Model confidence (mean pLDDT): 76 of 100. Predicted 3D model of a 150-nucleotide RNA (FMN riboswitch aptamer (RFN element)) from a Bacillota bacterium.
């Protein structure tokens, strides 16, 4: 300096007031049927807020260096490109797996700047990105340490 093999350690964020009231349950009228009348009640419905794993990409920004020429280092996409998570399968093979355009800068931007959208796994509940569970689980990977070779 390298890459193989090990080993530690980390590795996900986010919902409220307001509105309805499927349910529940009281209390009263009435022979009865039914009627009236308060009370609880969605983080799921309706309004409104609000979150954004990890690698990668040609630009931000900021520091080291260095001097005018190259170079390291942290940062830079939820909706471009892959991956994880999750799903189907006894298992394995395998398979499924969400969503952005307008403008503007520029040699280059679906990522910068305005603008305007737009997605979000299973299970359990009133119909959930956000509550609660499988989860004190799994993980893409990240930092870091040995040992091996050059």
């Nucleotide at each position: 300096c390298g890459u193989u093999u090990u080993c530690u350690u980390c590795a996900g964020g986010g919902u409220c007031u307001g509105g309805u009231g499927a349910g529940g349950g009281g209390g009263g009228a009435g022979c009865g049927a039914u009627c009236c009348c308060g009370c609880c009640a969605a983080u799921u419905c309706c309004g409104a807020a609000c979150c954004g794993g990890c690698g990668g990409u040609g630009a931000u920004a900021c520091c080291c260096g260095g001097u005018c020429a190259g170079g390291g280092g942290u940062u830079u996409a939820g909706c471009c490109c892959g991956c994880g998570a999750g799903c189907c399968g006894u298992c394995a093979a395998g398979g499924c797996c969400g969503a952005c355009c307008c403008g503007g800068u520029g040699c280059g931007a679906u990522u910068c700047c305005g603008g305007g959208g737009c997605c979000g796994a299973c299970a359990g509940u009133a119909c959930a990105g956000u509550c609660u569970g499988g989860a004190g689980g799994g993980g893409a990977g990240a930092a870091g340490g040995a040992a091996c070779g050059g």
The sequence was found by an Rfam model in a public genome assembly.